[in-house]
RNA sequence: UGAGUUGGCCAGAUGAUCGCUGCCUGAUAUGAAAAUUAUCAGGGGGAGGAAAGUCCGGGCUCCACAGGGCAGGGUGCCAGCUAACGGCUGGGAGGCGUGAGCCUACGACAAGUGCAGCAGAGAGAAGACCGCCGAUGGCUGCUUUCGAGUAGAACAGGUAAGGCUGAAAGGGUGCGGUAAGAGCGCACCGGACCACUGGUAACAGUUGGUUGCAGGGUAAACUCCACCCGGAGCAAGACCAAAUAGGGUUCCUAAUGGCGUGGCCCACGUUGGAACCGGGUAGGUUGCUUGAGCCUUAGAGCGAUUUAAGGCCUAGACGAAUGAUUAUCCUUUUCUUAGGAAAAGAACAGAACCCGGCUUAUACGGCUGACUCACUAA
Repeated sequence: UGAGUUGGCCAGAUGAUCGCUGCCUGAUAUGAAAAUUAUCAGGGGGAGGAAAGUCCGGGCUCCACAGGGCAGGGUGCCAGCUAACGGCUGGGAGGCGUGAGCCUACGACAAGUGCAGCAGAGAGAAGACCGCCGAUGGCUGCUUUCGAGUAGAACAGGUAAGGCUGAAAGGGUGCGGUAAGAGCGCACCGGACCACUGGUAACAGUUGGUUGCAGGGUAAACUCCACCCGGAGCAAGACCAAAUAGGGUUCCUAAUGGCGUGGCCCACGUUGGAACCGGGUAGGUUGCUUGAGCCUUAGAGCGAUUUAAGGCCUAGACGAAUGAUUAUCCUUUUCUUAGGAAAAGAACAGAACCCGGCUUAUACGGCUGACUCACUAA
């Protein structure tokens, strides 16, 4: 200098004017007063990094709940962090990359069941199409001392080296061996198991021993194993509580009444007023923002995280506000006579009980830490 890898930060700053808005203070009107409501004035506040998707986890609330099991759902290498998690951190194994680094639901298919297109002989304790062989039994020719010998073909048979099919064909290479072959034997490599060593563990090993060795793949197939999970959600829930709504009790009054239960008898209900009582709709208040909170410094830890001290209070609004204009600065882009001039300040999106994550969306873009590779110069 070029090409990359991986973290972090920034979503313009300050002021003026107008407007919206909940809170506080005050004034006016309403009212006997308080309260409420309406209008006005002043004060100090007023969206995000994702407020989003609602995909996980928790707080909080109500309901259910002795304990255990079944069903159902979820998670799935190891250790740690955390309120908790399917999150995060560190590590292991496998894969990709020259490398920094990236990716992985990564327990079990030797409990059982299932599934696998095409091709192929054969896809499962598999198989013999082309090959290879003739040891063995039979066949044919020749020889024969009649016991057999020898040659040939390849009927039975042996074999799995080589070829062929396929994503995948029951370790690999070599030597021996054999009729031909084969872990059949041996050496090396690889694997499995048991020790030993290191590591908390997953796991690892120029270690020792045993074993001729894999009965293929697939569990985001059923399943098995281990662990976790009660349900609903702030429209949760709590409080107050209107009426020409409606319930109960008592008393008064009225009628041995009226009305209803298809007609009749019985019975029951209902029908007036007052007082009290509880439930509860509309509506209102609350829950509501002081919280696993934020900032700074110091300590522990590789880190996620955690401890201590100091400081701070930062929307709480349901027809749900958070906007516009303008000045200066700053940033970017373009033009330039190098003095300057012009334009733009955006995208995704927008609180609604609160937190921790994940995922997704997003810039005129900018700044910055650590690291890798290639080339060049000193």